[in-house]
RNA sequence: UUUUUAUACAGAGGCGUGGAGAGACAGGCUCGACGAAACGCCGGCAACCUUCAGUAAUCAACUGAAACGGUGCCAACUCCUGACCAUAUAAAAA
Repeated sequence: UUUUUAUACAGAGGCGUGGAGAGACAGGCUCGACGAAACGCCGGCAACCUUCAGUAAUCAACUGAAACGGUGCCAACUCCUGACCAUAUAAAAA
C1' cells in the first nucleotide's frame, strides 16, 4: 500500500516548547493570541488484540473486570450534511 472482517451517540487532559492555524475531503458550522498545528513530558480512557472471572461440557457467543504488554484514543455523534468500501481505527492476510 491492497484485500477481508469489525467498530465509529460511551469513555478519557494538564504542563512545557512553539507561534497561526485546526476539525481527512467539499459545503456548512465550530475551535483557536484566554494560544491552532506539531513536538516533548507526565497523566488518563478502555475500542480492538491480550489476560482473568461468570453463563455454557468445549468452541463460538454474551456479561463483568484488569490496564503489565501490542495498537488506538482523550472539543462538539465520524461535529453536521454528502460519497458508506468516503474517512478513521483495530484484527487478520498478501
The RNA shown here (SAM riboswitch aptamer (S box leader)) has 94 nucleotides and comes from Hymenobacter glacieicola. NCBI's taxonomy places the organism under Bacteria, Pseudomonadati, Cytophagia, Cytophagales, Hymenobacter. Its mean pLDDT, the model's own confidence on a scale to 100, is 83. Its Rfam family is "SAM riboswitch aptamer (S box leader)". Rfam links the family to the GO term regulation of gene expression.